[in-house]
Molecule: transfer RNA
Organism: Candidatus Pacearchaeota archaeon
């Protein structure tokens, strides 16, 4: 230098152009004689950045950043 998968909650990750979801954790609370463990609720996302298309983008297009992985 081509090219190829990925970036999405603190962490692992799902998501067919129409309300971003879980499991883990954490906070409260419920149970227990206490802890765990187990039942509930909650907060917790400017979806790697920037533009574009579209009535409407996490998704589609362009450029760039970022990790890995092939080719030269």
């Nucleotide at each position: 230098g081509c090219c190829c998968u990925g970036g999405u909650a603190g962490c692992u990750u799902a998501g067919u152009g129409g309300u971003g979801g879980a499991g883990c954790g954490u906070a409260c609370g419920g149970c227990u004689g206490u802890u765990a463990a187990c039942c509930g609720u909650a907060a917790g996302g400017u979806c790697g950045a920037a533009g574009g298309u579209u009535c409407g983008a996490g998704u589609c297009c362009u450029u760039c950043c970022c990790a890995g992985g092939g080719c030269g």